RNAcentral holds the full RNA, with entries from Greengenes. This is a predicted structure of a 479-nucleotide part of an RNA (small-subunit ribosomal RNA, 3' major domain) from an uncultured bacterium. It matches the Rfam family "Bacterial small subunit ribosomal RNA". The coordinates come from a structure-prediction model, not an experiment, and the mean pLDDT is 84.
Context: one part of a larger RNA
C1' cells in the first nucleotide's frame, strides 16, 4: 500500500421493511441436466448458463448418423491437349448424386482466316478445402461488478525507502456535484451537460382533420369550398433554484411559496472511467501454432437434432361468479404490404375457397382491437368452471407432413378447488390486467423475442437485521 474481519462510524440500492402480483403442487410449451439412440451436432454452466448462440430444424438449414459416390475437387490461380457458342428438351439405369446417350442451338468482334469471351472434358502444377484442435497463443465483439463515483497524472513538498500528499477534514449532493478549510496548485478519464424521443406554447407549410362557418348531398368530409381546429414535420421559445420567504457559516446548499403545461436530473433513452473475473466466443469473423490431404475435404438419399423411468429452470393456460357462455353496442397506438396486402360479392358452420375492386400506400389493405358498457342466462357444481388426451373428418403451405406442420369442425371430455419447505418481480401511467402490430419466414410447433396503446392500483414508519455496494477508521502470523 492493498486485500480480509461473526471490528467501528458515515452513507446509498426494491437490499430488508410496508404493500401487490406471482413461482414452488397440476395440465402444457419451451430450454437444460440425465438416459437412451446408429446419430440423438457442437457452444453456454453460480449471480453473470438453463423461452441462451436459434429474429424460425419436415428436405435445405446440418455442423451428427447409416448408406451410395467424388479427388485439383462444391469455390480461386495458371500451364498444355481435345471438343463444343451459351443455353434449352427429352430418353435409359439409380433413392438421388451420378453415369452413359439424343435432340435442339449457332450469337460477339471480322470481308475472310482468324480471334476473344464462355462451357465441358482430360492431363500437370502450386494449392484449395476442413463448423477439426487450442477463447490458457490472439484480435475484434461481448457480459459482469455498476450508470457504482470512483480511477489517475504533471510539478511541488513529506518520508532512507515502498508511499504519502493532493483524492484527508466541516457541509452538501444523486454524483472527487458544488462551497469552505488545508503543503498543496493544476489537469487529464469518469459524473453532468452538449444527442434522440415525450410533455406546453409560437411560426411556417397544408391533396390527413373540420359543418368550426356557407352551399350541395345519395347523410358517408362525400362534393364544392375553407387551413380555424385536431393532426402531420421542419424550425424556435420555454425551467435557470431565476424570483419571494426561512433555515444555514454573510457559502454550497436544503425546507417552504408563487407564477407556470411543466420545478429543482420534469420522465425515459442513447452513452459504462482505471480496471476485475487467463469470465465469454477459433461454430458470425479474423487470425497463429498444432493436426486431416482419395479425407477429419465434397456431392446425394434416407435418418437425427423432436428419443424419454426421471430431475431442474423460465412461462402459457386454469383451478372460476370482480367468472363462464350468448345478443347488442363503444374507443387506440405502433407497424407491415407489388414475389406483396387485398376490399366489396359469392361458396362453406368453419379453417378455408372462387374471384378480384384498390393500393409502390398520412390516398387501399392488412382491420376485428380486447377488457369495457347494456341486457339475457348459469348459481357453487369437478360444474354450462378448466381444457389436456384420444377418435374421425377436414383446410392450408410445400416436391413432400408417416418418423415430425399449423388451423378448423364434431365427439371425447384428464389432472386441477389457489399450491410445502423455499423463492422472484415491482415505488407511477409503474405493477397489475386487456388486446394489437412487427422481425424471422413457403408454412409453422411464438405461449418466446422486440415495440404499441387500453384499463389502472396499493405501500414505503423506518434502516435493527438479511444481501450488493461506496468513504473514512481500526486490527492482522495474509499479499
Nucleotide at each position: 500500500u492493498g486485500a480480509c474481519g461473526g471490528g467501528g462510524g458515515c452513507c446509498c440500492g426494491c437490499a430488508c421493511a410496508a404493500g401487490c402480483g406471482g413461482u414452488g403442487g397440476a395440465g402444457c410449451a419451451u430450454g437444460u441436466g440425465g438416459u437412451u439412440u446408429a446419430a440423438u451436432u457442437c457452444g453456454a454452466g453460480g449471480c453473470a448458463a438453463c423461452g441462451c448462440g436459434a429474429a424460425g430444424a419436415a428436405c435445405c438449414u446440418u455442423a451428427c448418423c447409416c448408406a451410395g459416390a467424388c479427388u485439383u475437387g462444391a469455390c480461386a490461380g495458371c500451364c498444355g491437349g481435345g471438343a463444343g457458342a451459351a443455353g434449352g428438351u427429352c430418353c435409359u439405369g439409380g433413392a438421388a448424386a451420378c453415369a452413359g446417350g439424343a435432340c435442339u442451338g449457332u450469337g460477339c468482334c471480322g470481308c475472310a482466316a482468324g480471334g476473344a469471351g464462355c462451357u465441358u472434358c482430360u492431363g500437370g502444377u502450386a494449392c484449395a478445402g476442413g463448423u477439426g484442435u487450442u477463447g490458457c497463443a490472439u484480435g475484434g465483439c461481448u457480459g459482469u461488478c455498476g450508470u457504482c463515483a470512483g480511477c489517475u497524472c504533471g510539478u511541488g513538498u513529506c518520508g532512507u525507502g515502498a508511499g504519502a500528499u493532493g483524492u484527508u477534514g466541516g457541509g452538501u449532493u444523486a454524483a472527487g456535484u458544488c462551497c469552505c478549510g488545508c503543503a498543496a496548485c493544476g489537469a487529464g478519464c469518469g459524473c453532468a451537460a452538449c444527442c434522440c424521443c415525450u410533455g406546453c406554447u409560437u411560426u411556417c407549410a397544408g391533396u390527413u382533420a373540420c359543418c368550426a362557418a356557407c352551399g350541395g348531398u345519395u347523410u358517408g368530409g362525400c362534393c364544392g369550398g375553407g387551413c380555424a381546429c385536431u393532426c402531420u414535420g421542419a424550425a424556435a421559445g420555454g425551467a435557470c433554484u431565476g424570483c419571494c420567504g426561512c433555515u444555514g457559516a454573510u457559502a454550497a446548499a436544503g425546507c417552504g411559496g408563487a407564477g407556470g403545461a411543466a420545478g429543482g436530473u420534469g420522465g425515459g433513452g442513447a452513452c459504462g472511467a482505471c480496471g476485475u473475473c487467463a469470465g465469454g466466443u477459433c461454430a458470425u469473423c479474423a487470425c497463429g501454432g498444432c493436426c486431416c490431404u482419395u479425407a477429419c475435404g465434397u456431392c446425394u438419399g434416407g435418418g437425427g437434432c423432436u428419443a424419454c423411468a426421471c430431475a431442474c429452470g423460465u412461462g402459457c393456460u386454469a383451478c372460476a361468479a370482480u367468472g363462464g357462455c350468448c345478443g347488442g353496442u363503444a374507443c387506440a397506438a405502433u407497424g407491415a404490404g407489388u414475389c406483396g396486402c387485398a376490399a366489396g360479392a359469392c361458396c362453406g358452420c368453419g379453417a378455408g375457397g372462387u374471384g378480384g375492386a384498390g393500393c409502390u400506400a398520412a390516398u387501399c389493405u392488412c382491420a376485428a382491437a380486447a377488457a369495457g358498457c347494456c341486457g339475457g342466462u348459469c348459481u357453487c357444481a369437478g360444474u354450462u368452471c378448466g381444457g389436456a388426451u384420444u377418435g374421425g373428418a377436414g383446410u392450408c403451405u410445400g416436391c413432400a407432413a408417416c418418423u415430425c406442420g399449423a388451423c378448423u369442425c364434431c365427439a371425447u371430455g384428464a389432472a386441477g378447488u389457489c399450491g410445502g419447505a423455499a423463492u422472484c418481480g415491482c415505488u407511477a401511467g409503474u405493477a397489475a390486467u386487456c388486446g394489437c402490430g412487427c422481425a424471422u419466414c413457403a408454412g409453422c410447433u411464438a405461449c418466446g423475442g422486440c415495440g404499441c396503446g387500453g384499463u389502472g392500483a396499493a405501500u414505503a414508519c423506518g434502516u435493527u437485521c438479511c444481501c450488493g455496494g461506496g468513504c473514512c477508521u481500526u486490527g492482522u502470523a495474509c499479499a